[in-house]
Context: one part of a larger RNA
RNA sequence: CCCGCAGCGUGACGGAAAGACCCUAUGAACCUUUACUGUAGGCUGGUAUUGGUAUUAGGUACAUUUUGUGUAGGAUAGGUGGGAGGCUUUGACUAGGAGUCGCCAGAUUUCUAGGAGCCGUUGGUGAAAUACCACCCUGAAUUUACUUGAUAUCUAACUCUAAUAACAAAUUAGUGGACAUUGCCAGUUGGGCAGUUUGACUGGGGCGGUCUCCUCCCAAAGAGUAACGGAGGAGCUCAAAGGUACCCUCAGCCUGGUCAGCAAUCAGGCGUAGAGCGUAAACGUAGAAGGGUGCUUGACUGCGAGAUUGAUGAAUCGAGCAGAGACGAAAGUCGGAGUUAGUGAUCCGGCGGUUCCGAAUGGAAGGGCCGUCGCUCAACAGAUAAAAGGUACUCUGGGGAUAACAGGCUGAUCACACCCGAGCGUCCAUAGCGGCGGUGUGGUUUGGCACCUCGAUGUCGGCUCAUCACAUCCUGGGGGUGAAGAAGCUCCCAAGGGUUCGGCUGUUCGCCGAUUAAAGUGGUACGCGAGCUGGGUUUAAACCGUCGUGAGACAGGUUGGUCCCUAUCUGCUGUGGG
Numbered sequence: 001c002c003c004g005c006a007g008c009g010u011g012a013c014g015g016a017a018a019g020a021c022c023c024u025a026u027g028a029a030c031c032u033u034u035a036c037u038g039u040a041g042g043c044u045g046g047u048a049u050u051g052g053u054a055u056u057a058g059g060u061a062c063a064u065u066u067u068g069u070g071u072a073g074g075a076u077a078g079g080u081g082g083g084a085g086g087c088u089u090u091g092a093c094u095a096g097g098a099g100u101c102g103c104c105a106g107a108u109u110u111c112u113a114g115g116a117g118c119c120g121u122u123g124g125u126g127a128a129a130u131a132c133c134a135c136c137c138u139g140a141a142u143u144u145a146c147u148u149g150a151u152a153u154c155u156a157a158c159u160c161u162a163a164u165a166a167c168a169a170a171u172u173a174g175u176g177g178a179c180a181u182u183g184c185c186a187g188u189u190g191g192g193c194a195g196u197u198u199g200a201c202u203g204g205g206g207c208g209g210u211c212u213c214c215u216c217c218c219a220a221a222g223a224g225u226a227a228c229g230g231a232g233g234a235g236c237u238c239a240a241a242g243g244u245a246c247c248c249u250c251a252g253c254c255u256g257g258u259c260a261g262c263a264a265u266c267a268g269g270c271g272u273a274g275a276g277c278g279u280a281a282a283c284g285u286a287g288a289a290g291g292g293u294g295c296u297u298g299a300c301u302g303c304g305a306g307a308u309u310g311a312u313g314a315a316u317c318g319a320g321c322a323g324a325g326a327c328g329a330a331a332g333u334c335g336g337a338g339u340u341a342g343u344g345a346u347c348c349g350g351c352g353g354u355u356c357c358g359a360a361u362g363g364a365a366g367g368g369c370c371g372u373c374g375c376u377c378a379a380c381a382g383a384u385a386a387a388a389g390g391u392a393c394u395c396u397g398g399g400g401a402u403a404a405c406a407g408g409c410u411g412a413u414c415a416c417a418c419c420c421g422a423g424c425g426u427c428c429a430u431a432g433c434g435g436c437g438g439u440g441u442g443g444u445u446u447g448g449c450a451c452c453u454c455g456a457u458g459u460c461g462g463c464u465c466a467u468c469a470c471a472u473c474c475u476g477g478g479g480g481u482g483a484a485g486a487a488g489c490u491c492c493c494a495a496g497g498g499u500u501c502g503g504c505u506g507u508u509c510g511c512c513g514a515u516u517a518a519a520g521u522g523g524u525a526c527g528c529g530a531g532c533u534g535g536g537u538u539u540a541a542a543c544c545g546u547c548g549u550g551a552g553a554c555a556g557g558u559u560g561g562u563c564c565c566u567a568u569c570u571g572c573u574g575u576g577g578g
Base pairs, nucleotide, nucleotide: 001578002577003576004575005574006573007572008571011569012568014565015564022399023398024397025396027395028394029391030390031389032388035196036195037194038193039192041189042188043187044186045185046184047183048182051154052153053152054151055150056149057148058147059146060145061144063142064141065140066139068137078136079135080134081133082132085119086118087117093114094113095112096111097110098109099108100107101106158176160174161173162172163171199211200210201209208228212234213233214232215231216230217229235380236278237337238336242296243295244294245293246292247291248290250274252270253269254268255267256266276285277284279342281340282339283338300323301322302321303320306317307316308315312381325334326333327332348374349373350372351371352370353369354368356367357366406453407451408449409448410447412446414442415441416440417439418438419437423433424432460535461533462532463531465527466524467523468522469521470520473498474497475496476493477492478491479490480489481488500514501513502512503511504510541559542558543557544556545554546553547552
């Protein structure tokens, strides 16, 4: 060096299972509810099955009897017409009793007693007699008819029970009874059940924040330009704060001046803007866009050459023409506001107008066109008119496009070292310390990033077995000392060897006990689960606390809870042959 045999289990990101954690899908399934929309069922009502009678409360109609004081006025005059007489032993009138109405003055009905008159036509009143008759109005009473509701009752529908030996039918008897039952319609209730929804961005996701528009910076001297970059605003307002003609000039400061002061109003001066311009900021602006006064409505109708901007939809500027105007002597200016925010497509529907269409024709209904109105459709290019949650009982498709472990990069944080030397150290910066700062090294902490791995790289601690570094715990050698000796402190060299046993806890750690020369710090996928364990974490069961209406949830607690692999290669141990 080659080839074996027996072993071990370091690695082959070993085998097994298209990761169950995490994210994602305009995926799924179950579950919940005061998510949305339905629905079985329940309740209530109407109607049919469903009939008789009576009472009662309404409504309507016919008939009868009544009812009606505004003031003047005999006094409680409903209206209109006829009308000169009418009513009375079939009881006028008077007195007494009772009822009804009432504006408290009376009106009206009836009974008893007596027994012959009472009223109108004439005066006053807008209208003349309820003297008498007829028709009508308002309100009331009664009768009848129809009808609605309620109540009571009946029996013949219908239900139930019993007998006929037994189920059913039929019959008979009884209870209930037009109720119940059943059909249809409507209202209400309705996670009992069903179908669904439950946004996106995001240095993983969730929580938080944001989502449209305007201004500035970032933005690299054309335009444009991102981030969960840095700052602020808008979702209006104004009938003048618009148009036009004419006029004026600010803030601040100085000086003077009654109350009056640092500061009120007044006078003079300096004063390019340091003011003002409804509002954020930027730009603009005194030869006005700022401040006033007069007159006004162009905050017009029909258009628009041509440009800017933009994927599109949109958005912006605009001379000029026609009409009818405002202001101005005129030239002219005026299609809102110094400019840039103050907003919403389409569908659907409303209103006004219209020389359009009008299902044989004429109309109409309805539609079109012009104008206008109704969206925090704010997730603001707006999925529907209409929508929230749980899943550890979970499932599927995917992702290392994206988290948790480990690795990688980085090294803020961390550990260690060095520089400087304010100060402490009686004195003395540096025996030993060292403010404020500075420069590094390491890659053991907590992080940042998201680069391999989600068709799987098993995760804490313990056991076993280790191996390396040295920033050395002990043992060894040395320098300094605020080293007398002893014991220390500090620094330099040094990795050969060593570095304990117990109690508590799943613990690493830590505390405690007893020793020791010492009981080192770290790396090795926080070494080591195809070597062991499985106490913890981290499935399914269950309890408590808290949160939640609930399903359920909780780096809160608690009890329980399947750890597979016969070794091909590599590596290592032992051994054999060539």
A computed fold for a 578-nucleotide part of an RNA from a bacterium, annotated as large-subunit ribosomal RNA, domain V. Model confidence (mean pLDDT): 84 of 100. The RNAcentral record of the full RNA draws on ENA.